Predicted 3D model of a 98-nucleotide RNA (SAM riboswitch aptamer (S box leader)) from a soil metagenome. Rfam family: SAM riboswitch aptamer (S box leader). Gene Ontology term of the family: regulation of gene expression. Of the family's consensus pairs, 97% are formed in the model. The sequence is in RNAcentral, with records from MGnify. The coordinates come from a structure-prediction model, not an experiment, and the mean pLDDT is 84.
[in-house]
RNA sequence: UUUCAUCGAGAGAGGCUGAGGGAACGGCCCGAUGACGCCUCGGCAACCGGCGGAGACCCGCUGCGGUGCCAAUUCCGACCCGAACGGGAAAGAUGAGA
Numbered sequence: 001u002u003u004c005a006u007c008g009a010g011a012g013a014g015g016c017u018g019a020g021g022g023a024a025c026g027g028c029c030c031g032a033u034g035a036c037g038c039c040u041c042g043g044c045a046a047c048c049g050g051c052g053g054a055g056a057c058c059c060g061c062u063g064c065g066g067u068g069c070c071a072a073u074u075c076c077g078a079c080c081c082g083a084a085c086g087g088g089a090a091a092g093a094u095g096a097g098a
Base pairs, nucleotide, nucleotide: 001098002097003096004095005094006093007092012041013040014039015038016037020030021029022028025077026076027075042070043069044068047066048065049062050061051060052059053058074091079088080087081086
């Protein structure tokens, strides 16, 4: 970079640091009662993995291992369809493959 799958659920304490942070734009939030980040421990989930069934790309169990995640639906919107509500797209995130 690209392909596929998922993104309405779930899960926080302590220590260090010290001013921005929530991807980007707008909004709206979080933040000196210490956010964001880093470390330790804990936890969530079940993509890969393991076990079993079916054998069709499926289902169940598990949580030692590889990732991931633990404010707000991916925080909301932005583009298209449609009247509310909703559906889709784009972008992004994560995993697995190339």